[in-house]
Molecule: transfer RNA
Organism: Oligoflexus sp.
């Protein structure tokens, strides 16, 4: 330098053909249960879906550019 993949909650991830409320597990907080802890149950908090633009009535989802991480190829030493 060329090509590809990924980016969604604190962590690991899902999200269908673009569709009206953005989710799961673990973790966290509170309450219940216990003499206490653990387990279990109930409830809750936590997101501008990497950034900026575009398409659209409507974008986590499609397009472009950039950024970060990873993989392959090439080049130089």
């Nucleotide at each position: 330098g060329g090509g590809g993949a990924u980016a969604u909650a604190g962590c690991u991830c899902a999200g269908u053909u673009g569709g009206u409320u953005a989710g799961a597990g673990c973790g966290c907080u509170a309450c219940g249960u216990u003499g206490a802890c653990a387990u279990c149950g109930u409830a809750g908090a936590g997101g501008u879906c990497c950034a900026c633009a575009g398409u659209u009535c409507g974008a986590g989802u499609c397009u472009g550019u950039g950024u970060a991480u990873c993989c392959c190829c090439a080049c130089c030493a």